Overview: A computed fold for a 344-nucleotide part of an RNA from an uncultured bacterium, annotated as small-subunit ribosomal RNA, central domain. Its Rfam family is "Bacterial small subunit ribosomal RNA". Rfam links the family to the GO terms structural constituent of ribosome and ribosome. Model confidence (mean pLDDT): 90 of 100. The full RNA is in RNAcentral, with records from ENA and SILVA.
Context: one part of a larger RNA
RNA sequence: CUGGGUGUAAAGGGUGUGUAGGCGGAUUUGCAAGUCGAGGGUUAAAGCCCUUCGCUCAACGAAGGAAGUGCUCUCGAUACUGCAAGUCUAGAGUGCCGGAGGGGAGGCUGGAAUUUCCGGUGUAGCGGUGGAAUGUGUAGAGAUCGGAAGGAACACCAGUGGCGAAGGCAGGUCUCUGGCCGGCAACUGACGCUGAGGCACGAAAGCGUGGGGAGCAAACAGGAUUAGAUACCCUGGUAGUCCACGCCCUAAACGAUGGAUGCUAGCUGUUGGACUUCGGUUCAGUGGCGUAGCUAACGCAUUAAGCAUCCCACCUGGGAAGUACGACCGCAAGGUUGAAACUC
Numbered sequence: 001c002u003g004g005g006u007g008u009a010a011a012g013g014g015u016g017u018g019u020a021g022g023c024g025g026a027u028u029u030g031c032a033a034g035u036c037g038a039g040g041g042u043u044a045a046a047g048c049c050c051u052u053c054g055c056u057c058a059a060c061g062a063a064g065g066a067a068g069u070g071c072u073c074u075c076g077a078u079a080c081u082g083c084a085a086g087u088c089u090a091g092a093g094u095g096c097c098g099g100a101g102g103g104g105a106g107g108c109u110g111g112a113a114u115u116u117c118c119g120g121u122g123u124a125g126c127g128g129u130g131g132a133a134u135g136u137g138u139a140g141a142g143a144u145c146g147g148a149a150g151g152a153a154c155a156c157c158a159g160u161g162g163c164g165a166a167g168g169c170a171g172g173u174c175u176c177u178g179g180c181c182g183g184c185a186a187c188u189g190a191c192g193c194u195g196a197g198g199c200a201c202g203a204a205a206g207c208g209u210g211g212g213g214a215g216c217a218a219a220c221a222g223g224a225u226u227a228g229a230u231a232c233c234c235u236g237g238u239a240g241u242c243c244a245c246g247c248c249c250u251a252a253a254c255g256a257u258g259g260a261u262g263c264u265a266g267c268u269g270u271u272g273g274a275c276u277u278c279g280g281u282u283c284a285g286u287g288g289c290g291u292a293g294c295u296a297a298c299g300c301a302u303u304a305a306g307c308a309u310c311c312c313a314c315c316u317g318g319g320a321a322g323u324a325c326g327a328c329c330g331c332a333a334g335g336u337u338g339a340a341a342c343u344c
Base pairs, nucleotide, nucleotide: 003316004315005314006313007298008297012312014201015200016199017198021194022193023192025088026087027086028085029084030083031082033081034080035077036076037075038074039073040072041071042070049065050064051063052062053061054060091191092188093187094186095184096183097182098181099180103177104176105175106174107173108172109171110154115149116148117147118146119145120144121143125136126135162169163168206247207246208245209244210243211242215241216240220236221235222234223233258311259310260309261308262307263306266289267288268287269286270285271284272283273282274281275280293300294299317344318343319342326337327336328335329334
């Protein structure tokens, strides 16, 4: 490379957008590049194959013939692909009428709770644990009542319920804004699918500058436990967690399942829409079960891991190793790309 694969054995890129490229609906006409047919040329010699011949045979050698993927020319065919021109509406998009939603950004705002502070009542403990101790309290704690400050998170509603491409998104309200679904069938007329690079987004932790800091809490300190205890438990506690701006770019970034389209029994729950004779039907999502089929099995099964087509990514024994080196990116931490010797 071919082949075979990628839910769990090695293997789906974290996600989107989109460039090149690859692939692409119905129909008519033309061209004849691909494709197919016929014929010509070429396809050195040797070799291979066939027929003879020469060494006593054979190997070997000689002569003649045949064959020759391919390239090229001429003539012809036009189903399919392509190219050109035209038409169409089933794909795609637009429009109109409705709809649901924690989709995104910014502003304003609410209550509960924790903590701290101030004041009242009040007195000896509080706290914590398996049990304790460190800690805290007669300089009045804890408890309780009133008040104030500040930060962070939003109980109930809440649901295999919703939205988003993924990461993710939840008190209320206002403004701005993206996408989606249903119905109608007025418009465009293949405008489509995928997508190497590129670009954008991307939890948490981490980094830079400035702010903020209630609770929690790496590090750290102390108390316990223990043979030890650089832990698990306890008392404290700083970065951080929060905000703004700028970086980082990773993850069990998981459905461990790339995207698109078509096809292939059903039953049942649920979210949103339309219709309804109120029984239900239908479209889009989201769950459970299950037939055929698939699967090594587990299981999947109209939300496929079934049957097919197109495009991308990736795998090819374990370790060494996601390491070294180089390159690119980054302030750094590090990230991306990514071997080999050796070894089993």